This is a predicted structure of a 72-nucleotide RNA (transfer RNA) from a Candidatus Saccharimonadota bacterium. The prediction has a mean pLDDT of 81. Taxonomically the source falls in Candidatus Saccharimonadota (Bacteria, Bacteria candidate phyla). Its Rfam family is "tRNA". Its family is annotated with triplet codon-amino acid adaptor activity in the Gene Ontology.
RNA sequence: UGGGGGUUGGCCAAGUGGUAAGGCACCGGGUUUUGGUCCCGGCAUUCAGGGGUUCGAAUCCCUUACCCCCAG
Numbered sequence: 001u002g003g004g005g006g007u008u009g010g011c012c013a014a015g016u017g018g019u020a021a022g023g024c025a026c027c028g029g030g031u032u033u034u035g036g037u038c039c040c041g042g043c044a045u046u047c048a049g050g051g052g053u054u055c056g057a058a059u060c061c062c063u064u065a066c067c068c069c070c071a072g
Base pairs, nucleotide, nucleotide: 001071002070003069004068005067006066007065010024011023012022018055026042027041028040029039030038048064049063050062051061052060
């Protein structure tokens, strides 16, 4: 420098146009003598940043940043 892949909550991770699943952690409550276990509830409205398309974008297009792989 060229090509390909990736970036979603504190961590892991689904989602491929119609208001973002799940697990762990954390917070509140119940149960318990206490703790743990178990049960209930809460926790992303800036989905890496910016712009565009669309009635509507995490999802499509352009661009930037960072990480990984391949080629030179």